[in-house]
Context: one part of a larger RNA
RNA sequence: UGACGGGGACCCGCACAAGCAGAGGAACGUGUGGUUUAAUUCGAUAGUCCACGAAAAACCUUACCAAAUCUUGACAUCCCAAUUACGGGCAUGGAAACAUGCCUUACAUUUAGUUGAGUUGGAGACAGGUGAUGCAUGGCCGUCGUCAGCUCGUGCCGUGAGGUGUUAGGUUAAGUCCUUUAACGAGCGCAACCCUUGUCCUUAUUUGCCAACAGGUUAAGCUGGGAACUAUAAGGAGACCGCUAGUGAUAAACUAGAGGAAGGUGGGGAUGAUGUCAGGUCAUCACGUCCCUUAUGAUUUGGGCUACACAUGCGUUACAAUGGAGACUACAGAGAGAUGCGAAGGGGUGACUUGGAGCUAAUCUUCAAAAGUCUUCUCAGUUCGGAUUGCAGGCUGCAACUCGCCUGCAUGAAGUUGGAAUUGCUAGUAAUCGUAGAUCAGCAUGCUACGGUGAAUACGUUCUCGGGUC
Numbered sequence: 001u002g003a004c005g006g007g008g009a010c011c012c013g014c015a016c017a018a019g020c021a022g023a024g025g026a027a028c029g030u031g032u033g034g035u036u037u038a039a040u041u042c043g044a045u046a047g048u049c050c051a052c053g054a055a056a057a058a059c060c061u062u063a064c065c066a067a068a069u070c071u072u073g074a075c076a077u078c079c080c081a082a083u084u085a086c087g088g089g090c091a092u093g094g095a096a097a098c099a100u101g102c103c104u105u106a107c108a109u110u111u112a113g114u115u116g117a118g119u120u121g122g123a124g125a126c127a128g129g130u131g132a133u134g135c136a137u138g139g140c141c142g143u144c145g146u147c148a149g150c151u152c153g154u155g156c157c158g159u160g161a162g163g164u165g166u167u168a169g170g171u172u173a174a175g176u177c178c179u180u181u182a183a184c185g186a187g188c189g190c191a192a193c194c195c196u197u198g199u200c201c202u203u204a205u206u207u208g209c210c211a212a213c214a215g216g217u218u219a220a221g222c223u224g225g226g227a228a229c230u231a232u233a234a235g236g237a238g239a240c241c242g243c244u245a246g247u248g249a250u251a252a253a254c255u256a257g258a259g260g261a262a263g264g265u266g267g268g269g270a271u272g273a274u275g276u277c278a279g280g281u282c283a284u285c286a287c288g289u290c291c292c293u294u295a296u297g298a299u300u301u302g303g304g305c306u307a308c309a310c311a312u313g314c315g316u317u318a319c320a321a322u323g324g325a326g327a328c329u330a331c332a333g334a335g336a337g338a339u340g341c342g343a344a345g346g347g348g349u350g351a352c353u354u355g356g357a358g359c360u361a362a363u364c365u366u367c368a369a370a371a372g373u374c375u376u377c378u379c380a381g382u383u384c385g386g387a388u389u390g391c392a393g394g395c396u397g398c399a400a401c402u403c404g405c406c407u408g409c410a411u412g413a414a415g416u417u418g419g420a421a422u423u424g425c426u427a428g429u430a431a432u433c434g435u436a437g438a439u440c441a442g443c444a445u446g447c448u449a450c451g452g453u454g455a456a457u458a459c460g461u462u463c464u465c466g467g468g469u470c
Stems, first nucleotide, its partner, number of pairs: 008470006015461002019425004026317008034308002042053002064303007073126001077125002079122006087104007107116002128292002131290003137286002139281003142277001144275001149188006155164003168179003194269004199237007209226002213224003240263001243257005319418001323377006335366003340359002345354003384415001389410007431453007
C1' cells in the first nucleotide's frame, strides 16, 4: 500500500422480509457423471459446467470404431513427358471406394511459331494433421458488474515506500452535484448523444384506410370517389425539478402539488472503465514450439456418438371441478415465402392426399388460441392422467433395422400436490394462452422473437448472501 476479520459506522441490491408461481416426489424429453463398449469422438465441468459449443448426429455431418483401399496424396504452387473426353452413358466384379471393358461426342487462342485450360504418367521440393501444449500466444468470450469506481500532470507533505487530490458535511441511481478544503486542474468510466415504445403536429396516400356523397351486392371498400380517421414512414414539438408551496446552509437537492399523453433517469434496449480469476477456447480462425509423414494424412462401406444397475442438473405433462368432454362463437402482433408459401373446390375418421388460383408480397399464402355461451360428468385412480405396448396407416428421404416425425383403433403405467434443502419474479411484471422464425429433405417439450388474458405483496433493514465508502 493492499487483502482479510465470527472489528466498528454508513449505504445499496428480488439479498432477506411480505407475497405469487415453481422445482425437490411421479412419468417422459434432454444434458452430465458413472458404468459398459470395438467405438460409445472432443471440449465445458464451484459461483462463472450440466436443452452448454450443437440455430437440427438415419447416410452426410463425424472428429470415434471395424473392415476394405491410396501414398506427391482428397486440397496448393513449381518441373518434365504424353494427350485432347477432360465430359456423358452402359456392362462386369465389388459393401462401396475402386478396377476392367465398350459406346458416344471431339477444348480455347494466335497469321504462324506459340500461349492458356484440362487430364494422365513420372521425379522431388512439399502437401496434410479436429495430433500435444489455452501454463508459450493473438483474437474473441465469461465473471466481479452497468458495481462506481480507476488514474494522470503540476504543486504540497514524507529520508523513503507512498500520501494528498479521491477525505469531511450534505445530496444522488452515480467520484451525481453543492459546500468546505494544500491543493489546482485533467483523463478513462457515470450521465447525455444512438435505437425502440408512449402523446401531438406537418408532409405524403398505395398494395393500406372509409367519415360524408353516389352506385351496388346474398355478403364484402365491391365501385365512383374521398384524404377526415386508422395505419404506414420521413421531419418536427414535447419533460427541463421548467412552475407553485414547504424543508434545507440564501447551496446541491428532497417532499407535496398544479398543468400534462408522460414527472423527476417516463418504460425497454444497445453501450461493460483500470483491472481480477496463469478463468474458457490451439476443435471457429490465426500462431510459436514439439510430434506423425506407405500414417497421428486421405477415400469408402457398415457401426458408434442414441448403450444402461445407477446418481444428478434443466425442462415438459400431470395428479383434476378456477377442471375434463361435446357443440356454437369473437378478437392479435411479429415474422417467413420461388428447388418456396400454397388458396378455393374435391377424397379420407385422421395424419394426409388431389388440385393448382394468387403471390418476387402493406396486394397472394401461411393465419390463431386461451377467454365467452350452452349441455354433460359429480369427487372416483374417475369421462382425471397419459406413459407403455400391439395392430393398421401417412410423410420426408438412395435408405427410417440399429435410429425419424405424425395419424387412427386398442391398451391405460406411475401419479391424489411432493422430506431436508432450494429457484424465479416488484407491473403490463409474475402466472397463464397460443403464434412465428432460425437450424432444416425430414425431425423442437430446446432457443430466439411476438402478441392475448393479467395478479398478489414490499412493515422494514435485526438476520442470510453479494457489493461499495470510511

This is a predicted structure of a 470-nucleotide part of an RNA (small-subunit ribosomal RNA, 3' major domain) from an uncultured bacterium.
Its mean pLDDT, the model's own confidence on a scale to 100, is 83.
The full RNA is in RNAcentral, with records from ENA.